[in-house]
Context: one part of a larger RNA
């Protein structure tokens, strides 16, 4: 892993709503016992206790159609009252209380045992340790000394001494990893007379013991061991959870939470009642209440160069006093100007919202309210408005969509864009987004036009001797544009500065003359002049597919990434790019046509059954409604069965389905119609058990 078996809302009990049924005009109900009949059980008739209901109100005493507060005869508060004023018992059904409470699953926590053959530590007996090496105390001997002390030699045989077997650890390391081994195996390595290493026996026990101390060992198990019980410990957590068909069909929010991945109340869903359009889209006429967009600057602040007006400083001039310039600063102040602003407003919208009338459309996803039942209470993009941060497939709000729980068509593939809403069947038609060269259903469709860049088929500020269309000037020989000649002067080297300043360092002026025209000069240059250009003017050359200026549409440069083209889906297009108009045709499960199926609601009918019409029939959690199997029980002393049951192959027919029938074959001894009852009642998932292979 496959197959086959098994495998999960149960029972009791409380309460409540539903639905059926008995009693019921204050009753209902019967646990024990009794009787009544019976062989004898069910079961039948009476019926006590006790329970629920007929009365409340107070904390209670208590009073009582009232009472409780309270001084109260006042006023509150619950009742009485009233309204279609009942109740109570039972069985089923849905949910819920205690129970283990849908299954399965913890680390843990207590209690009584069991363990020291493994391992720690200790007591009591025993054993074991090749050989080779230094050579320490003493010790004798000889030298030496006054005597010691000292020194030589032998001797001597100490040491948690030296090497290195056996023993006993286990440093590197490599194999080994489903292994020889749940810690071995080869090289290597340490210790090897001692804190040494062992054999046999026996001591300490679970919050305990032992530890030369690692939380280390206490039988492949230690931050508290193992067994067995308490016990189905608890598990706001994971995972799982078993047959069909039908009607409807959410949320992922608001409020609170030792609350944030539970959980309660409310929103939304689903059913049964009330009530019967009150609901809802659209028009159209009145109304209200705003301070958002935008604008503004009058308020509050912000914030930019000016001008007048103050202080200083400095020159000129005055006998002074004090005038005039200049420049300089400042947080003021007053002017005129351009300007910001979520928490500034003199102004002020559009949508949206809210009333109330009136008309249309609609009979439904209508509304309200009572009632039982849920699930949600992790939310995603997308388009607007807003914050953070005008970063994010970001985050947090608001209003709509979608997805969620939505399939089909588009977008080359894309939950959330675009287009539309799947009962079913049809080799019918028609549209929608979207597209008709081939891949690929449909146009190598018509008309005018632009682009030469594969632009189309990514891109920004800027930049283009390259195009088109328009609009203004300007030119039709009184000469546009470009070119080529040729002038570009004079007062004067303007004034002041300066070593110089001569058009061309700086500062101030910025006139005049001759003229066709030539700035007291727009650029290079010189120390300074000088030189070389421009502006301006004349000639000559010569134009209508004109030039100069805007503006508008397409193109080009700007433009670089990592497996391979790779930024049209691909071929491949000069239209099969782009724009403006316009026919035509394809395209979905949309619409329509024809057939059939369910539901709901109306008529006709009546209790059953068919018809006709009109609406409807994606659907996740849920919620409601109808059904099929299986096992056992009645029915049934019945009915099929050796003339062949149950079971298994097969095939055929039938039902929307869950399943049903019939027929052969095979099998040998049981099945079971109907209409009810009852449940150990349905498997593909639980790293499910357990078998087989």
């Nucleotide at each position: 892993g496959u197959c086959a078996a098994c495998g999960a809302g149960u029972u009791g009990u409380u309460g409540u709503u539903g639905u059926a049924a008995g009693c019921a005009a204050a009753g209902c109900u019967u646990a024990u016992a009794u009787u009544u009949a019976a062989u004898a059980c069910c079961a039948u008739u009476a019926a006590u206790a006790g329970g629920c209901g007929a009365a409340g109100c107070g904390a209670a005493a208590g009073c009582a159609a009232g009472u409780c507060c309270a001084c109260a005869a006042a006023g509150g508060g619950c009742a009485u009252c009233a309204a279609u004023a009942a109740g109570u018992u039972u069985a089923c059904a849905g949910c819920u209380u205690c129970a283990a409470a849908c299954c399965c699953g913890a680390a843990a926590c207590c209690g009584a045992g069991u363990g020291a053959u493994c391992u720690a530590a200790c007591c009591a007996u025993g054993g074991a340790c090749a050989g080779a090496u230094u050579g320490a105390a003493g010790a004798c001997u000889g030298a030496u000394u006054a005597a010691u002390c000292u020194c030589u030699g032998u001797u001597g045989g100490a040491g948690g001494a030296u090497c290195g077997a056996a023993c006993c650890c286990g440093u590197g390391u490599g194999u080994g990893u489903a292994g020889c081994a749940a810690a071995a195996c080869g090289c290597u390595g340490g210790g090897a007379u001692g804190a040494u290493c062992u054999g046999u026996g026996g001591u300490u026990a679970g919050g305990g013991g032992u530890g030369a101390a690692a939380g280390g060992c206490c039988a492949a198990u230690c931050a508290a061991a193992c067994u067995c019980g308490g016990a189905g410990a608890u598990a706001g957590c994971u995972g799982g959870u078993u047959c069909u068909c039908u009607g409807c069909g959410a949320a992922a929010c608001c409020u609170a939470u030792g609350u944030a991945g539970g959980u309660a109340g409310g929103u939304u869903g689903u059913u049964g009642g009330u009530u019967u359009u009150a609901u809802c889209u659209c028009a159209a006429a009145g109304g209200a209440a705003g301070g958002u967009a935008g604008a503004g600057c009058a308020c509050u602040g912000g914030a930019u160069g000016g001008a007048u007006g103050g202080g200083c400083a400095u020159a000129a001039c005055g006998a002074g006093a004090g005038u005039u310039a200049u420049g300089u600063u400042a947080a003021g102040a007053u002017u005129a100007a351009a300007c910001c602003a979520a928490a500034c407003u003199c102004c002020g919208a559009a949508u949206a919202u809210c009333c109330c009338u009136u008309g249309a459309g609609g009979a439904a996803c209508u509304g309200a309210c009572c009632a039982a039942c849920a699930a949600a209470c992790a939310c995603a993009c997308c388009a607007u408005g807003a914050g953070c941060u005008u970063a994010a497939c970001g985050u947090c709000c608001a209003u709509g969509g979608u997805g969620g729980a939505g399939a089909g068509g588009g977008a080359a593939a894309c939950a959330a864009c675009c287009c539309a809403g799947a009962c079913c069947u049809u080799c019918g038609a028609u549209c929608a987004a979207g597209g008709u060269c081939c891949u690929u259903a449909a146009a190598u469709c018509u008309g005018a036009a632009c682009u030469a860049a594969g632009u189309g088929a990514a891109g920004a500020a800027g930049a283009u001797a390259g195009c088109a269309a328009c609009c203004a000037u300007c030119a039709a020989a009184u000469g546009u544009c470009u070119a080529u000649c040729a002038g570009g002067a004079u007062g004067u080297a303007g004034g002041c500065u300066u070593a110089g300043a001569a058009g061309c360092g700086g500062c101030c002026a910025u006139c005049a003359u001759c003229u066709a025209a030539g700035g007291a000069a727009a650029g290079c240059g010189u120390a300074a002049c000088a030189g070389c250009u421009c502006a301006c003017u004349g000639a000559u050359u010569a134009a209508c597919a004109g030039a100069u200026g805007g503006c508008u549409g397409a193109a080009u440069c700007u433009a670089a990434a990592a497996u391979g083209u790779a930024a049209c889906g691909g071929g491949a297009c000069u239209a099969a790019g782009u724009u403006c108009a316009g026919u035509a045709c394809c395209g979905a499960a949309g619409u329509c046509a024809a057939g059939g199926a369910c539901a709901u609601u109306g008529c006709c009918a009546a209790u059953a059954g068919a018809g006709c019409a009109a609406u409807g029939u994606g659907g996740u959690a849920g919620c409601a409604g109808a059904g099929c199997a299986u096992u056992c029980c009645g029915u049934a002393g019945g009915c099929c069965a050796u003339g062949g049951a149950a079971g298994a192959c097969a095939a055929c027919c039938u039902g929307u389905g869950a399943g049903g029938g019939u027929u052969g074959u095979u099998g040998g001894a049981g099945g079971c119609a109907u209409c009810g009852g009852a449940a150990g009642c349905g498997a593909g998932a639980a790293u499910g058990u357990u078998g087989a292979c």